This is a predicted structure of a 91-nucleotide RNA (c-di-GMP-I riboswitch aptamer) from Cohnella candida. NCBI's taxonomy places the organism under Bacteria, Bacillati, Bacillota, Caryophanales, Cohnella. RNAcentral holds the sequence, with entries from Rfam. The coordinates come from a structure-prediction model, not an experiment, and the mean pLDDT is 85.

[in-house]
RNA sequence: GAAGCGAAAAGGCAAACUUGCUGAAAAGCGAGGACGCAAAACCUCGGGCCUAAGGAAACGAUGGAGUUUCUAAGGCGGCCGGGUUACCGAA
Numbered sequence: 001g002a003a004g005c006g007a008a009a010a011g012g013c014a015a016a017c018u019u020g021c022u023g024a025a026a027a028g029c030g031a032g033g034a035c036g037c038a039a040a041a042c043c044u045c046g047g048g049c050c051u052a053a054g055g056a057a058a059c060g061a062u063g064g065a066g067u068u069u070c071u072a073a074g075g076c077g078g079c080c081g082g083g084u085u086a087c088c089g090a091a
């Protein structure tokens, strides 16, 4: 000194669950709560996963209700990769 590395210190975030709100749902936000996280800070660019309101098709029916399948421009950044930024300084 820090695009390596992760001991210590100061701190930070907040899984499951409970509860309120939003949403068709996945899920998100607030409060409580801590499983964990060295980027569990920010960004859907790529992959992956979740949901299916709307749309398409089939069945049903012949006004239908309803059921099934497919579909993301919805969602997951605490799934992985990638980009950007950042605290501390032992081996």
Base pairs, nucleotide, nucleotide: 005089006088012037013036017032018031019030020029021028022027035078041084042083043082045081046080047079048076049075050074054071055070056069057068058067059066